[in-house]
Context: one part of a larger RNA
This record gives sequence, structure tokens and C1' cells, in this order.
RNA sequence: CGUAGGAUAUUUGCGGAGGUCUGACACUAGUACGAGAGGACCGUGUUGGACGAACCUCUGGUCGACGGGUUGUUUCGCCAGGAGCAUUGCCCGGUAGCCACGUUCGGUUUGGAUAAGUGCUGAAAGCAUCUAAGCACGAAGCCAUCUUCAAGAUAAGAUAUCCAUGAGGGUCGUUGUAGAUGACAACGUUGAUAGGUUACAGGUGUACAACAGAGAUGUAGAGCCGAGUAAUACUAAUCGCCCGAAAUG
Repeated sequence: CGUAGGAUAUUUGCGGAGGUCUGACACUAGUACGAGAGGACCGUGUUGGACGAACCUCUGGUCGACGGGUUGUUUCGCCAGGAGCAUUGCCCGGUAGCCACGUUCGGUUUGGAUAAGUGCUGAAAGCAUCUAAGCACGAAGCCAUCUUCAAGAUAAGAUAUCCAUGAGGGUCGUUGUAGAUGACAACGUUGAUAGGUUACAGGUGUACAACAGAGAUGUAGAGCCGAGUAAUACUAAUCGCCCGAAAUG
């Protein structure tokens, strides 16, 4: 821009893409078969591999704005406690998130048309013949069934509702399940959207000072704490503004 008014939701599916994998073991059954040796079809069940998707409860990584330890040096007047620099100075742990080495799930099934093949009826050719007319079966393959995108499918589809008493959208702001920017999604006081605060979970590992003790230690799972889960209008989402549709019917 189009889809002959403008919108908001919900959709149909022309068509496209993906998926389609496979082993072992056990039962049937040491049965059928076979002199024996050996040893099934069919049909069930269990458990794997590779591949794929989702997720983070567990396990394990990472977690340079979390906690702690520690060296050198500079500095905050000193002690204490910090800060800067030294690869995050080095080291030990580690929440959320992200991830796999972790967890869960997937390949099913059914139908249709067929291949090789197997047949029925059946002539040409009084017989015979699956084929010439006609009819029926038949595969991990094909087409659907499954997942997903999808009306620019220009043949531009459908349904519901709303709208000049202005539907709807944007701008702006607080944001994240989203993200390079647009976009997408949540919220904007009729409010839990973010921050703060409080509580809890979780991490680290017992802070300074004080008191008790001869001391180790204890008071004390203390102190501190990012992203987590809730509650709470304390702070910020104010007020507004802009676009916007009745026609060659």
C1' cells in the first nucleotide's frame, strides 16, 4: 500500500515445513519343523541407543553488582572498620537466571490408493489362463491421520461485537515473560507495573563493640546479602495531547 467505511477479538485452511529411526532381552516355546544338531513364523511384554522438543524438582556447571578468607601497597588523622589498585589481585563457597553431564516427553494408531506378488470370475482360443471387460487382497514406501506456519490464498475468505453521543490506535510514563532499534507483552491511582519497606525462602558462615570466662570459647546460625515468593500505595506511573472511519454505493 492492497484486501472498496473504520476497528477489536476469534477463526477456516489453499499451500508449505517438520516428524516417520532402530537394537537387545523375555514369554509364546525348547513348541511347529527336524533322525539329530539345531530351531522359528504369527502375537505380546520389558528395557536400551541415536535423534528431537520442553524444562530446572533432583545431579552437575556458570553465576566479574552476594557472603567469607587472605597477600602487597596507597589512603579515609589513629584503633576498629572500610575503599582504590594489583587478571574479578588471589582463593573458598554460591541464590535467581542461563545451561547439560540432569529431568520429563515424542516416533503411536487408523484409513485410502498402490508396487512386486497372491487370487476370483473369465473369454479371445468349446480346454486352459490373475486380464483382454470386471472384481478382491497386498509394503518400513506414497497420500492423509500427528506437530507447526499459514487469507499478499490479489479468487486477498468466515464469525461475533463495537463505532461521528468518537470505536479504536498512538504519544507519554512504570516495566519484562520481550528486546540491537522498531516490535511484542504487563500495568498506569477504579493501580501491585517497577523501586522502597516488611516477612519468608535461599547464600555465606558466627560481624564490630560489649559482657562472661584463665583460655579455647559462649551470648550468636550471628552479621551481611543480586536477581526468588508474598504482603504493603511510602516513591514513581500526573494532567493531557495527537491520529482516526459514511463512499463514483
Description: The prediction has a mean pLDDT of 86. Large-subunit ribosomal RNA, domain VI from Paludibacter sp. 221, 249 nucleotides, folded computationally. Rfam family: Bacterial large subunit ribosomal RNA.